This is a predicted structure of a 1447-nucleotide RNA (small-subunit ribosomal RNA) from an uncultured bacterium. The sequence is in RNAcentral, with records from ENA. Rfam family: Bacterial small subunit ribosomal RNA. Gene Ontology terms of the family: ribosome and structural constituent of ribosome. Model confidence (mean pLDDT): 86 of 100.

RNA sequence: GUUUGAUCAUGGCUCAGAUUGAACGUUGGCGGCAGGCCUUAAACAUGCAAGUCGAACGGUAACAGCGGAGCUUGCUCCGGCUGACGAGUGGCGGACGGGUGAGUAACGCGUGGGAAUCUACCUAGAAGUGGGGAAUAACUGUUGGAAACGACAGCUAAUACCGCAUAAUCCCUUCGGGGCAAAGGCUUCGGCCGCUUUUAGAUGAGCCCGCGUUAGAUUAGGCUGUUGGUGAGGUAAUGGCUCACCAAACCUACAAUCUAUAGCUGGUCUGAGAGGAUGAUCAGCCACACUGGGACUGAGACACGGCCCAGACUCCUACGGGAGGCAGCAGUGGGGAAUAUUGGACAAUGGGGGAAACCCUGAUCCAGCAAUGCCGCGUGAGUGAUGAAGGCCUUAGGGUUGUAAAACUCUUUCAGAAGUGAAGAUGAUGACGGUAACUUCAGAAGAAGCUCCGGCUAACUCCGUGCCAGCAGCCGCGGUAAUACGGAGGGAGCUAGCGUUGUUCGGAAUUACUGGGCGUAAAGGGCGUGUAGGCUGUUAGGUAAGUCAGAGGUGAAAUCCCUAAGCUCAACUUAGGAACUGCCUUUGAUACUAUCUUACUAGAGAUCGAGAGAAGUUGGCGGAAUUCCAAGUGUAGAGGUGAAAUUCGUAGAUAUUUGGAAGAACACCGAUGGCGAAGGCAGCCCCCUGGGCCACCACUGACGCUCAUGCACGAAAGCGUGGGGAGCAAACAGGAUUAGAUACCCUGGUAGUCCACGCCCUAAACGAUGUCAACUAGUUGUUGGAUCUUUUCUGAUUUGGUAACGAAGCUAACGCGUGAAGUUGACCGCCUGGGGAGUACGGCCGCAAGGUUAAAACUCAAAGGAAUUGACGGGGACCCGCACAAGCGGUGGAUGAUGUGGAUUAAUUCGAUGCAACGCGAAAAACCUUACCUACCCUUGACAUGUCAGGAAUUUUGCAGAGAUGCGAAAGUGCUCGAAAGAGAACCUGAACACAGGUGCUGCAUGGCUGUCGUCAGCUCGUGUCGUGAGAUGUUGGGUUAAGUCCCGCAACGAGCGCAACCCUUGUCAUUAGUUGCUACGCAAGGGCACUCUAAUGAGACUGCCGGUGACAAACCGGAGGAAGGUGGGGACGACGUCAAGUCCUCAUGGCCCUUAUGGGUAGGGCUUCACACGUCAUACAAUGGUUGGUACAGAGGGUUGCGAACCCGCGAGGGGAAGCUAAUCCCAAAAAACCAAUCGUAGUCCGGAUUGCAGUCUGCAACUCGACUGCAUGAAGUCGGAAUCGCUAGUAAUCGCGGAUCAGAAUGUCGCGGUGAAUACGUUCCCGGGUCUUGUACACACCGCCCGUCACACCAUGGGAGCGGGUUUUACCAGAAGUGGCUAGCUUAACCGUAAGGAAAGCGGUUACCACGGUAGGAUUCGUGACUGGGGUGAAGUCGUAACAA
Repeated sequence: GUUUGAUCAUGGCUCAGAUUGAACGUUGGCGGCAGGCCUUAAACAUGCAAGUCGAACGGUAACAGCGGAGCUUGCUCCGGCUGACGAGUGGCGGACGGGUGAGUAACGCGUGGGAAUCUACCUAGAAGUGGGGAAUAACUGUUGGAAACGACAGCUAAUACCGCAUAAUCCCUUCGGGGCAAAGGCUUCGGCCGCUUUUAGAUGAGCCCGCGUUAGAUUAGGCUGUUGGUGAGGUAAUGGCUCACCAAACCUACAAUCUAUAGCUGGUCUGAGAGGAUGAUCAGCCACACUGGGACUGAGACACGGCCCAGACUCCUACGGGAGGCAGCAGUGGGGAAUAUUGGACAAUGGGGGAAACCCUGAUCCAGCAAUGCCGCGUGAGUGAUGAAGGCCUUAGGGUUGUAAAACUCUUUCAGAAGUGAAGAUGAUGACGGUAACUUCAGAAGAAGCUCCGGCUAACUCCGUGCCAGCAGCCGCGGUAAUACGGAGGGAGCUAGCGUUGUUCGGAAUUACUGGGCGUAAAGGGCGUGUAGGCUGUUAGGUAAGUCAGAGGUGAAAUCCCUAAGCUCAACUUAGGAACUGCCUUUGAUACUAUCUUACUAGAGAUCGAGAGAAGUUGGCGGAAUUCCAAGUGUAGAGGUGAAAUUCGUAGAUAUUUGGAAGAACACCGAUGGCGAAGGCAGCCCCCUGGGCCACCACUGACGCUCAUGCACGAAAGCGUGGGGAGCAAACAGGAUUAGAUACCCUGGUAGUCCACGCCCUAAACGAUGUCAACUAGUUGUUGGAUCUUUUCUGAUUUGGUAACGAAGCUAACGCGUGAAGUUGACCGCCUGGGGAGUACGGCCGCAAGGUUAAAACUCAAAGGAAUUGACGGGGACCCGCACAAGCGGUGGAUGAUGUGGAUUAAUUCGAUGCAACGCGAAAAACCUUACCUACCCUUGACAUGUCAGGAAUUUUGCAGAGAUGCGAAAGUGCUCGAAAGAGAACCUGAACACAGGUGCUGCAUGGCUGUCGUCAGCUCGUGUCGUGAGAUGUUGGGUUAAGUCCCGCAACGAGCGCAACCCUUGUCAUUAGUUGCUACGCAAGGGCACUCUAAUGAGACUGCCGGUGACAAACCGGAGGAAGGUGGGGACGACGUCAAGUCCUCAUGGCCCUUAUGGGUAGGGCUUCACACGUCAUACAAUGGUUGGUACAGAGGGUUGCGAACCCGCGAGGGGAAGCUAAUCCCAAAAAACCAAUCGUAGUCCGGAUUGCAGUCUGCAACUCGACUGCAUGAAGUCGGAAUCGCUAGUAAUCGCGGAUCAGAAUGUCGCGGUGAAUACGUUCCCGGGUCUUGUACACACCGCCCGUCACACCAUGGGAGCGGGUUUUACCAGAAGUGGCUAGCUUAACCGUAAGGAAAGCGGUUACCACGGUAGGAUUCGUGACUGGGGUGAAGUCGUAACAA
């Protein structure tokens, strides 16, 4: 950062930091220091890595020297004489140094102790070093073999080998005694180096012990030399180390055994620390050396560059046989993301040998390679504004890149060139290396990249792209305006690097020791009893294990830290200090814990006594009811449901009466009453048994609390055996319901429910709250006791339970609150994201069902808790509205008009689409309009501004063409300034370029305007208060209203937008003014202004008055007065917001697109089509009517391109005519329903008028597509309209006509006007919409929401699986190389003994014990694979239903 609309808390995921033996991408100047196969303990070509000593020895193969000989004068031969030295004998060293980490969970390592040991070379001390002997390699000869390597015979030396002598300070001993050595070499003759025995030291090594040292219990038992003893053997030494015998032990829940993993440590990385992770380089220890086994030699090995055997592999071979071991340094191929040179030198440090010179030394010191890391330096510095050019952006002004560059001045680190030239060396010796360093020279010269810029997280714009391409650590970006993709400009960060990936710690208090939790988020075991364990009251004394203090030993060095010092600094290095928090020893202290002893009574137990209880077990008894059976009465139904049917019933049901049978359960009492550990327990009585409470306190004297494993109990369902079975009732059957209905409802009905015995062992086994103890305000009920009090009603106190509220406190909140979820203590259980999964496998239990214990792969970024605001509910309460109801009239059926859909078309332009599109935009399409189609034309354009040139403008006119247009002709010169030339304004024509133009797209980029909820009563704010917070309060509540209207109350007090009022109109009156109006005068003129009217100003209505109701309020009801009465009627006026509602085609406008066309002009066509469907209307279907005749009464408007009178003509539309009127004057203008008469007589009509024919009129350039009207003729459908549905509450509906806008003409539409003029409203149950409060919610795109499971398809991981194939391990048996030990006289043999035979001794051979490899058989465990199969997860808009969230 991320769950939500928002909030708090829980909880996971992710990021920022540091780190690295790294790798990859990209870039790359220099130097110093450091590090560099983490993978195949896989295989290795080649070279080197352990030799040395001639002063131990016999010697002389090579080289050199010397001497000699021969002669062919530069060769051969001779001489170990000298330097030296191949091979050999002998000595010392090859057990160090170097490598690696396979094995090892161990006395392997770390730390601290210990006793039963050895130790070459070295140091110190003591004593010796006498005298003999026999061999043998080399060599020579013969000989085998391809080779490796031998065989036989002969010669020879020693510091090689063997006796003898001598000997204790040495060893053995039965304490008498016995036993054991030696080697010389060199010499300058001084001595030096050795040798033997021994004592001590030093060093090194072996052995034993305490403590510490990974994970798993889905590893719980292991072990037979095992555990101990005695004796013996063996070892340097203790020891079952080995053997014989005896005993049967030993280890283990404080984790044995087994399995997996792993070298351990100092340290390293991280962290505030505690911790966590790690064990490269350096240092200590261990283990290993192709794999396995074995010993030999030696002071030391069971031996990396030694031996033997077995095995695998590689190589040589003459096929007989041989050789080898880089986990030494380089190097090779292989493996791998990945790790260097087949370099130089022994100059230094160190090692081996040697008396030494010296030799050897891939240890080591150096160099090489690669930015692998750390550190340092550089890539220039100063001045420099016209803020250059270019780039990018732009609101077009400018901004930015940017003092950056250029330019001028200066410097030379590093790199380069030249010169000088160290330290490292204490006498010689320098690989590094002509290196470091110093000096000089030239020239800004040779030297900058990488990542990022949505938030976290520092840094923004343009273009391209258009859910594509792509990005992404998490959240998430991308569907035409992307700061998130790609590019660019700019910016941010780091810098010879930068970024990515991987690792570890951190953040993560996310395993919580420091430092977490468990009522509802994950988490209290179903409940008790109780073992181990943990914890444990008061007093005194002893001890001193824990604890505390002092001292001593140790805690290797290096590292870390501090202080100094050395490289120019730093990294790095050196010196000193501190530290190493540990272990051991010792001395003290004794509070606490522990332990022993003593005492106590407050915990616990417990005697006597009283009382309560559905506590348990067993037996007996009881009544009501149900069902069944028998009988009686009785007749047609009963039963059941929302309604029915299945079902029962004329073979007599149901109902009713009597009797009987059977089983199960116990109404009333009965109660947030009682009892029990929980599960649970209910008629009454008896026996037996457990527990708790109260009171008094004798007695015991801490006997206590908790409790892993164990044991007991444990609802319902289920299982087994045997009974029982009335009612009820899974399964099942039938009837209904339904789209279906394997359900809900109904009729039946079997297991089961009941009893006995035995299992099962789980529940939302819940207070979702473990047990025990202590402490911390109260109030009110109820239940069991006790004490005191009261005449009674009672009251008070105390104690054990059980409920309701509540202070402090706690809690995320809800809530808990002496019965805690408060404050503490003791012990146990449990949790660590969601899903997968309480699943798989394994174990244990079970007759089974199943239970218990209990994972992983994979997948998601959430899942979940509490509370908030909304929305929603086939939740609740209250209220309103022509919402229903009550009425009146319609629509839906017919014909026509009009709009829409659809279809059609070259085009039928476009938009509007539930209410809230559809007589809507359009207040009027023949052309125009017009945006569409076809055809013909124009290209700075029909229109605007700017530049240049010409001309005033303008008017008349000819020809071609459908026209636009094209080609001409004629007339005509104006206004202002100026003397004129000329200039200017407006207009026209032409030219080029900037640009115009677009009813083209996007209403989901927008402004403005509008619709709608809705004229509904709501929507908010400030301050205060409450809440951790979202929020709440106010605005809720009690009344009231049309109203959040008003009143009262109230942690609220006020305010704003809405409501109302103010505005217009209408209804009454008054005043003023009266012409064109009016007329009580009058024929008129004239007069008058009372009335009507006109139009201005006022008045009037405010619940003001009276009565009642109400709370003394607000208000309501009734009344009076009044023209009008409770907002008088109507209108304008539309809160916060909702619908990405509508409109880019009114207008404006961002972006995109077109630019000889998507612009402009013209003619013609289309928008007027027509199987059909829908909406809105008109006219009707008739008698409340039609027709004919006559007679009345309006209001509001319009009129000069106009309205147009009278009069004349026409049947009429209309024509002629022209008066009057710029309008209270004249005209349109006749109002119509109505009324009075007449006629029609219920019919497709004297209703109805569509359609069609003919003839006309009017407007207009023009009525063909396509106008209206008139006359005559024609006379269709239609006889009141299915389901459904609309409007209206009074001057309203209904009905009747009149006028206006638009308009040349063209209304059944629309906007207005008046005339006539009703019915009904009980009421708010229901439908629709809305408001307030409340409640539930898993919804918030908000129920048109959310969401579950099967099936189908694709992919992924996983379980089972006939099996198959490996690894590890184990048991039994076979087998038995080399070797060692034992035995052995088959064979052989120099030293000693013996005259000899022979002996002693040794060797070979044989045999035997042990044993590696190997084999057979059987187990255990683990991995891989497997036809098929099981569930799981994920996936775009598939299928079927709708289980959950609102009853």